[in-house]
RNA sequence: CUUAUCAAGAGUGACGGAGGCAACAGGGCUGAUGAUGUCCGGCAACCUUCCGCUUAGGCGGAAAAGGUGCUAAUUCCUGCGGUUUAUCCGGCAGAUGAG
Numbered sequence: 001c002u003u004a005u006c007a008a009g010a011g012u013g014a015c016g017g018a019g020g021c022a023a024c025a026g027g028g029c030u031g032a033u034g035a036u037g038u039c040c041g042g043c044a045a046c047c048u049u050c051c052g053c054u055u056a057g058g059c060g061g062a063a064a065a066g067g068u069g070c071u072a073a074u075u076c077c078u079g080c081g082g083u084u085u086a087u088c089c090g091g092c093a094g095a096u097g098a099g
Stems, first nucleotide, its partner, number of pairs: 001099006011040001013039003019030003024079004041071003046067002048063006075093001080090003
């Protein structure tokens, strides 16, 4: 940079001991009843394997050994545009996979 997804799911564990929720702003949450983090466990099924269908692109189903990922709250919400509050849709930014 391209492309797909981002409303579901996942802990009565061990270590550890202060902030954490990407960045900026505003708001709202969360944490000594121990968060964030590391390990373990778990979830999921992007890569992977198998089966069926399809001219093909691809679609549906099953599995979970391996590579990732994830495991409070919609990506916590808003920020820009379409509309008038709300709702909804799109966009920006971001995260993850594959290339």